[in-house]
Context: one part of a larger RNA
């Protein structure tokens, strides 16, 4: 991991609601005993229980009561409007293990463990072989004696070095290992707090511990067995056959509440009211968003004007002048405001009236299940006007939705699947080839732009507005571009051209007291202005389209490819292609309405035909069915061949049913009905085979 078998909403009881049947102002017995064909059946048996009257803490009145002193007042009831009660099934609770499996734990005057370890107690036992050489002691020196030296000797030691033995420092190797801790090189004690046999004693809140919560048998912040025990588990994981109708939520308040809950919203199923529902349309209303505005609150500029204040000036004080500083208030201009408002919308909301019979509305009952929402447009707040962020509000989408379109792509765009046909017609997007469908038509881009920003630029297209232009412009080329004059100051020097001042006059077609560059300062080169030449448009700005640079990233690059100059972009027309959308033709089913038939306890069921809407779906409600196994009853079958196995023609909308062959070899099939250990792929499911 497959494959085969098992493997999870039960059972009691008690409430309640439906469905169903007996009896009915009633209905029922329970235990006990009686009979019996004895896990069963019938009878007995009213004790007791519900209901048929409530009120009130109760005494207690009683269609009333209660509170009160009292009620034309108030709860609660009668009454209008009597229905209950026992079985059966069935949903749902509650109590019980309560749909199964799953902790970690807690507990027990229940028990096994110190052959593993830790510590202890007795008793034995072991440490090659070198090395260092303390005390002491002898002699000799030597001291007044002692100290003191110095040679020998002499064996001390939690001394050295290294085996055995005990360890477990680095480091490989091993990691489905030779091995649930190890080889192999290396290191460390190696006369000691040494190692070690053997016997023995201490135990679970309890030993033991040179202390690390170590260690107590591969198991320790409390061992291992059993037992309470099916502990609890607001978690996590499963939860087994089929079709049909309906179809949510991920919000609200409260919650030792936040991943549970409870009630309410929103689903569904019954009963019942019956136009009330969404929606339109009309009338009538509430309001302060959006926007505007500055009339009120406040921020924020700029001018007027001035109290005040600061400098200067005068001043013996007390008045005073002058100010190009600062400047409340106020005026005037011109703004800004979620917490401003003299104004004020769309929309949306309230209420009425008509339309509106919907898979609308309400109400009351039975079961729910959601209470982690995602994204995306639109209006905010938070964040940086950051985020596939975060939190409201409103709408669609997904969630629970498939088809087409976006390459690919839950949330975007069309569009909401009953089957069924090799029939047609559109949405979104599309029509050069992959790839169904036009190689249309005008205009624009040249950049492969299309297919990245501020910001820059004589890119090209369109339109406007100006200036100048055949009295010759704009560009180019030829020619002047001069004179008082080296203006005047300053300056060593200043000549058009360091710097400050002035910037006139003359001759002129024109030509500055000089635009740059040069020079020490002149020179020099050039603009400006002008004449000729040439011969038509030259310049400035300004809106709009498309385009260009900006432009670096880690395997080989992408408009989906190919590749196109349109097959790219705008505009325009017409045709076509496009989906499970519509539409045709068939079938199937829900449900309503018309009808016909059969039944009928008159409430309806069952059943054809034809019309009108529908048939996506998680959780989840309701319903209608297959199949297994046994029980009871009919009624068959089977040694001329059951059931099971293998094949299986054909049938049914699905769970499934099945002629026949073939194997087995002894039991079964089928109606009605009735009990369920009743349906498997999932639980890191349980056994068992491979």
């Nucleotide at each position: 991991g497959u494959c085969u078998g098992c493997g999870a909403g039960u059972u009691a009881u008690u409430g309640u609601c439906u469905g169903u049947g007996g009896c009915a102002a009633g209905c029922c017995u329970a235990a006990g005993c009686c009979c019996u064909u004895a896990c069963g059946g019938g009878g007995u048996g009213g004790a007791g229980g519900c209901g048929a009257a409530g009120c009130g803490a109760a005494a207690g009145c009683g269609a009333g009561u209660c509170c009160g002193a009292a009620a034309u007042g108030g709860g609660c009831g009668a009454c209008c409007u009597u229905a209950g009660u026992c079985g059966c099934a069935g949903g749902c609770a509650g109590u019980a293990g309560a749909c199964c499996c799953g902790a970690a734990g807690c507990c027990g005057a229940g028990g096994u463990g110190a052959u593993c370890u830790a510590c202890c107690c007795a008793u034995g036992g072991u440490c090659a072989g070198g090395a260092u050489g303390a005390a002491g002691g002898u002699g000799c020196a030597g001291u007044a004696a002692c100290a003191u030296g110095c040679a020998c000797u002499g064996a001390a030691g939690g001394u050295c070095c290294g085996a055995a033995c005990a360890g477990g420092u680095g480091g490989a190797c091993g990691u489905u290992g030779a091995a649930a801790a190890g080889u192999c090189c290396u290191c460390u004690g190696a006369u000691g707090a040494a190692c070690u046999g053997u016997g023995g004693g201490u135990a679970g809140g309890a030993g033991c511990g040179a202390a690390a919560g170590a260690c107590u048998a591969a198991u320790c912040a409390a061992a291992c067995c059993c037992g309470g025990u099916g502990a609890u588990a607001g978690c996590u994981g499963g939860u087994u056959c089929u079709c049909u109708c309906c179809g949510a939520a991920a919000u609200a308040g409260c919650u030792u509440g936040a991943g549970g809950g409870c009630u309410a919203g929103c689903c569904u199923c019954g009963u019942g009211u019956g136009c009330u529902g969404a929606u339109g349309u009309g009338u009538g209303g509430a309001g302060g968003u959006a926007g505007a505005g500055c009339a009120c609150u406040g921020g924020a500029u700029g001018a007027a004007c001035u109290a005040g204040g600061g400098g200067c000036c005068a001043u013996a004080c007390c008045c005073g002048g002058c100010u190009a500083c600062c400047g409340a208030a106020u005026u005037c201009a011109a703004u800004c405001a979620a917490a401003c408002u003299c104004c004020g919308a769309a929309u949306g909301c309230c209420a009425c009236a008509c339309a509106a019979u919907g898979a609308a509305a309400c109400a009351c009952g039975g079961g729910a299940g959601u209470c982690a929402g995602a994204c995306a447009g639109u209006g905010g707040g938070g964040g940086a006007u950051a985020a596939g962020c975060u939190u409201c509000a409103u709408u669609g989408u997904c969630g629970a939705a498939a088809g087409g379109g976006a390459a690919a792509c839950a949330g975007c765009c069309c569009a909401g699947c009953c089957c069924u046909g090799c029939a047609g017609c559109u949405a979104a997007g599309g029509u050069g080839c992959c790839u169904a469908a036009a190689u249309a038509a005008c205009g624009u881009u040249u950049a492969g732009u299309g297919g990245a920003a501020a910001g820059g630029a004589u890119g090209u297209g369109a339109g406007g507005u100006u200036a100048c232009a055949u009295a010759a412009a704009c560009a180019g080329u030829g020619a002047g571009g001069a004179u008082g004059u080296u203006g005047g100051c300053u300056u060593a020097g200043a000549g058009g051209c360091a710097g400050c001042c002035a910037u006139c006059a003359u001759u002129u077609a024109a030509a500055c007291a000089g635009u740059g560059c040069g020079u020490a300062a002149u020179a020099g080169c050039u603009g400006a202005c002008u004449c000729a030449u040439c011969g038509a448009g030259u310049g400035a700005u300004c809106u709009c389209g498309c385009g260009c640079c900006g432009a670096a990233a880690a395997u080989g690059a992408u408009u989906g490819g190919c590749g196109a100059u349109a097959a790219g972009c705008g505009u325009u027309a017409u045709a076509c292609c496009g989906a499970a959308g519509c539409u045709c033709g068939g079938g199937a089913u829900g449900u309503u309405c018309g009808u016909g038939c059969g039944g009928u306890u008159c409430g309806c069921c069952g059943u054809g035909c034809g019309g009108g809407c529908g048939u996506g779906g998680u959780a989840g409600g309701a319903g209608a069915g297959c199949g297994u196994u046994c029980u009871u009853u009919g009624c068959g079958c089977g040694u001329c061949g059951a059931a099971g196995c293998g094949g299986g023609a054909g049938g049914g909308u699905a769970a499934c049913c099945a002629a026949c062959c073939g194997u087995g070899g002894a039991g079964u099939a089928c109606a009605a009905a009735g009990a369920a250990g009743u349906g498997a792929g999932g639980a890191u499911g349980c056994a068992g085979a491979c």
About this RNA
Predicted 3D model of a 690-nucleotide part of an RNA (large-subunit ribosomal RNA, domain II) from a Chthoniobacterales bacterium. The prediction has a mean pLDDT of 85. It was read from a public genome assembly.